[in-house]
Context: one part of a larger RNA
Molecule: small-subunit ribosomal RNA, 5' domain
Organism: uncultured prokaryote
């Protein structure tokens, strides 16, 4: 000098921050991941209103509200630091061993057909969670066929390299592998329409390449402990098979017997790691809380499935422990998301508000979601600012208090007199953060057979603020409402009085109290910091 601090006195106000460091201890309750109807097939109800044989219908409500198939998305965002001393991390590199949805750039294509299934109907079993049976339906959901560039698969030549069965180029003859539609617009011709047909948006498929993301491998760095000295049997290589996006004991059969170690292997402790941060003249130390970057985990352990992408915090499936509901057969569950509660603990906040703004899923959009985010709020936790009045005012009031009884000393401090108006009152006025996208009009330009659509810019108008009647601004009263906290024995700034009498106490060290104590308690006086002040913990 720091500080995620906490204790004890004290407490005006205001900007920016931080705020469970213990039990990765159990959680009640609400919210944290949805979205598309321009993929697709169904489909209420409550109002209201006619009718009515009072039983109901029929219109609208509305193709509205739902749930279901399907598509994306959910592997991002957000927590937290239990593992881990490792290619976990940081830095420099390989990949002639690799993958990538969505974007973006550039090329080809997008033909023709089947068969189901939820949803709904219905019939049964369960206490419930759910489930089985029978029937019907549609797709961008599922399956075959056609077409085949480019790939893979077989055999060659070339180039690039230190090195091609794996890269690049080139030739050959076969096999294998694709697709889906959705919304618009229109003048002719054809058609009774529906359309054909021509356009244009968005998909789809199948390559090429790019950006961004990812895995892998390697050098070098990355605590303590020798009172841990010997460790390994898929261990060390190899063939063959297998698996992966891919290299590889990554698996596995079989062969060989190797591989690490005092230059500290194994073992045992402790730890998330880095940008940074804190001290320090510097070299080091000591940390990794906030913010950014990787990891690693998600009630404990283990598996995989979808997928580009997980071995998946708010998915699945076994085992376990806990906690809940049962009709006792059986079932739910997982705050280390935002708040919250309980326990621990010296110690850490509201079960607020808005998607207005960035940014993210989904969609053509409109727009929906969004405890990320933005915000208010608690907290002197911390920085940082401001206030608590300013001038004048006496050979100096009263009080206190010391005195050598003369006076000193509080002290210009007070009263008084004059003046300002920060903050807080209390009234009035009031933002900026908004611009985009939408809509309505205006020009121009692209496609285009087209003055339709439709995209793209352009001008003008509406419309969209949580915080918030908040920052700020002006006026009014009025000095009013706002200081404390630690020390004065030497280190170490600051001194006397009086109780006490090795008692009482004090105290970072050295030390102080046993009758004149600057050291204990109080008072008066002073020194320091200041809404803080000191104690105490921890680190240089």
């Nucleotide at each position: 000098a720091a500080u995620c601090a906490a204790c004890g006195c004290u407490g005006g106000c205001g900007g920016c921050g931080u705020g469970c460091c213990u039990a990765a201890u159990a959680c009640a309750u609400g919210c944290a991941a949805g979205u598309c109807g321009u993929a697709c097939g169904c489909g209420a109800a409550a109002g209201c209103a006619g009718c009515u044989u009072c039983g109901g219908c029929u219109g609208u409500g509305a193709g509205u509200a739902g749930a279901g198939u399907g598509g994306c998305a959910a592997a991002c965002g957000g927590g937290u630091g239990a593992g881990u001393a490792a290619c976990g991390c940081g830095u420099g590199g390989g990949u002639g061993a690799c993958c990538u949805g969505c974007c973006u750039u550039c090329g080809a294509g997008u033909g023709g057909g089947g068969g189901a299934u939820a949803a709904c109907c219905u019939u049964c079993c369960g206490a419930a969670a759910g489930g089985a049976g029978g029937g019907c339906u549609a797709a961008u959901a599922c399956c075959g066929c056609a077409u085949a560039a480019c790939a893979u698969c077989c055999c060659g030549c070339c180039c690039u390299u230190g090195g091609a069965u794996u890269g690049g180029g080139u030739g050959g003859a076969g096999a294998u592998c694709a697709a889906a539609g959705c919304c618009g617009g229109g003048g002719a011709u054809c058609g009774c329409a529906a359309g054909a047909c021509c356009u244009g948006g968005c998909g789809c498929u199948u390559g090429a390449a790019g950006a961004g993301g990812g895995a892998c491998c390697c050098g070098c760095g990355u605590c303590c402990g020798a009172u841990u000295a010997g460790c390994u049997u898929g261990u060390u290589g190899g063939u063959g098979g297998g698996g992966u996006a891919a290299c590889g004991g990554c698996c596995u059969a079989c062969c060989a017997a190797g591989g690490c170690u005092u230059c500290g292997a194994u073992c045992g402790g402790u730890a998330g790691c880095c940008g940074g941060c804190c001290u320090g003249a510097g070299a080091g130390g000591g940390c990794g809380g906030a913010c950014g970057g990787c990891c690693a985990c998600a009630c404990u352990g283990g598996g995989a499935c979808u997928g580009a992408g997980a071995c998946a915090c708010g998915g699945c499936c076994c085992a376990g422990a806990c906690u809940c509901c049962u009709a006792c057969g059986g079932g739910a569950g997982g705050c280390a998301g935002c708040a919250g509660u309980a326990a621990g603990g010296a110690a850490u906040u509201g079960u607020u508000c808005g998607c207005a703004a960035u940014g993210g899923g989904c969609g053509c959009a409109a727009g929906c979601c969004u405890g990320a985010c933005g915000a208010c709020g608690c907290a002197a936790c911390g920085c940082c600012g401001c206030g608590u009045g300013g001038a004048g005012g006496a050979c100096g009031a009263a009080g206190a208090u010391c005195u050598u009884c003369g006076g000193g000393u509080u002290g210009u401090a007070a009263a008084c007199u004059c003046c300002u108006g920060u903050c807080g009152a209390g009234c009035g006025g009031g933002a900026a953060g908004a611009a985009c996208a939408g809509c309505u009009u205006u020009u121009g330009g692209g496609u285009u057979a087209a003055u339709a659509c439709c995209c793209c810019a352009u001008a003008a108008g509406c419309c969209u603020g949580a915080c918030g009647g908040u920052a700020c601004c002006g006026c009014u009263a009025a000095a009013g409402g706002a200081a404390g906290c630690c020390c004065c024995g030497g280190c170490u700034a600051a001194c006397u009085c009086c109780g006490u009498g090795c008692c009482a106490g004090c105290a970072g060290c050295c030390g102080c109290g046993g009758u004149a104590a600057u050291a204990c308690g109080g008072g008066g006086g002073g020194g320091g910091c200041a809404a803080g002040c000191g104690u105490u913990g921890u680190u240089c």